[in-house]
Overview
This is a predicted structure of a 72-nucleotide RNA (transfer RNA) from Chryseobacterium sp. The RNAcentral record of the sequence draws on ENA. Model confidence (mean pLDDT): 81 of 100. The source organism's lineage runs through Bacteria, Flavobacteriia, Flavobacteriales, Weeksellaceae and Chryseobacterium.

RNA sequence: GAAACGGUAGCUCAAUGGAAGAGCAUUAGUCUUCCUCACUAAGGGUUGCGGGUUCGAGUCCCGCACGUUUCU
Numbered sequence: 001g002a003a004a005c006g007g008u009a010g011c012u013c014a015a016u017g018g019a020a021g022a023g024c025a026u027u028a029g030u031c032u033u034c035c036u037c038a039c040u041a042a043g044g045g046u047u048g049c050g051g052g053u054u055c056g057a058g059u060c061c062c063g064c065a066c067g068u069u070u071c072u
Base pairs, nucleotide, nucleotide: 001071002070003069004068005067006066010024011023012022013021018055026042027041028040029039030038048064049063050062051061052060
């Protein structure tokens, strides 16, 4: 210098263009003499940034920055 892939909740990951989900974790409650376990509920998201297309974008297109890998 070039190419490919990646980024979504605290962590690991889903999500045919119809608008945000799960597991674990955290908090509260039930249970228990207490703790653990189990069960129930709640909170937690400007989907890396900026534009574009579209009635509608996490998803499609362009650019930028970052990370990993490969090539030179």